[in-house]
Context: one part of a larger RNA
RNA sequence: CUGGGUGUAAAGGGAGCGUAGGCGGGAGUGCAAGUCAGGUGAGAAAAACUAUGGGCUCAACCCAUAGACUGCACUUGAAACUGCAUUUCUUGAGUGAAGUAGAGGUAAGCGGAAUUCCUGGUGUAGCGGGGAAAUGCGUAGAUAUCAGGAGGAACACCGGUGGCGAAGGCGGCUUACUGGGCUUUUACUGACGCUGAGGCUCGAAAGCGUGGGGAGCAAACAGGAUUAGAUACCCUGGUAGUCCACGCUGUAAACGAUGAUUACUAGGUGUGGGGGGACUGACCCCUUCCGUGCCGCAGUUAACACAAUGAGUAAUCCACCUGGGGAGUACGGCCGCAAGGUUGAAACUC
Numbered sequence: 001c002u003g004g005g006u007g008u009a010a011a012g013g014g015a016g017c018g019u020a021g022g023c024g025g026g027a028g029u030g031c032a033a034g035u036c037a038g039g040u041g042a043g044a045a046a047a048a049c050u051a052u053g054g055g056c057u058c059a060a061c062c063c064a065u066a067g068a069c070u071g072c073a074c075u076u077g078a079a080a081c082u083g084c085a086u087u088u089c090u091u092g093a094g095u096g097a098a099g100u101a102g103a104g105g106u107a108a109g110c111g112g113a114a115u116u117c118c119u120g121g122u123g124u125a126g127c128g129g130g131g132a133a134a135u136g137c138g139u140a141g142a143u144a145u146c147a148g149g150a151g152g153a154a155c156a157c158c159g160g161u162g163g164c165g166a167a168g169g170c171g172g173c174u175u176a177c178u179g180g181g182c183u184u185u186u187a188c189u190g191a192c193g194c195u196g197a198g199g200c201u202c203g204a205a206a207g208c209g210u211g212g213g214g215a216g217c218a219a220a221c222a223g224g225a226u227u228a229g230a231u232a233c234c235c236u237g238g239u240a241g242u243c244c245a246c247g248c249u250g251u252a253a254a255c256g257a258u259g260a261u262u263a264c265u266a267g268g269u270g271u272g273g274g275g276g277g278a279c280u281g282a283c284c285c286c287u288u289c290c291g292u293g294c295c296g297c298a299g300u301u302a303a304c305a306c307a308a309u310g311a312g313u314a315a316u317c318c319a320c321c322u323g324g325g326g327a328g329u330a331c332g333g334c335c336g337c338a339a340g341g342u343u344g345a346a347a348c349u350c
Base pairs, nucleotide, nucleotide: 004321005320006319007304008303012318014202015201016200017199021195022194023193025089026088027087028086029085030084031083033082034081035078036077037076038075039074040073041072049067050066051065052064053063054062055061092192093189094188095187096185097184098183099182100181104178105177106176107175108174109173110172111155116150117149118148119147120146121145122144126137127136163170164169207248208247209246210245211244212243216242217241221237222236223235224234259317260316261315262314263313264312267295268294269293270292271291272290273289274288275287276286277285299306300305323350324349325348332343333342334341335340
């Protein structure tokens, strides 16, 4: 390389948009590049190979004849398939119209509970903490309680294997702007599609830069305990950070450890959003489309399990794997302010 694989054994890119490329629905006509058939040339010669025949007693070996040498060029035809050109169709895809659900996004404003702090009132000796304690706070009046004020952060109940989003993710309320989905309709376009190397964009937390902010929590740090020790677990404090704006970083068990798209293949039972039917009726019932769970047959699987949300049966395209360690390291390149990221070996060893 071929073959075989990628839920858990090595292996699905964190996610999307999209370039080149690869692949691509029904019908008609033409061309003849691929394809198929015939002819000619060439494929030097010999050997080897295959078939038949022959010679050494057989065989190996040797000899003769024929084939073959998968490929190439020219030419004549065929037109099913691929391709190209053209005409056409509507079921794929998209658009319009009528509805509809939603923590989808961005910005601004507003609200109540709670913690903390400040001021004042009441009130007096403890509070706090823990396994037990101590550090700590408190007669300069704490804890508790009432009233008022300040400020920051997060939004109890509703809340739900509920919803939305490509993923990361999104949850108080209102307003403005804005993206996507689903259903119904057969009004329009007429294959406009799928995937996608590079590329571009988005991308939790932590971290970085500049400027704000800082209630609670809390790496580092300090003290008290525990202990043989205790650079920990527990306690009292506490700074970065957590929050906001702008910029960077580009990684995660970025997980469904399961790439995207399409078609087909028993059922049962919940739940979310639509449509249709039946009904006196919002309910219940029947049916249908889209999502989200559980159980389960066939089938698959090493097993566990998966099972119309496939890990089943097929097709297209991309990514990735090839024994363990060394190592996601070294070196070089690219990116970054840095931290580091990305690409990514070998010696050696088992």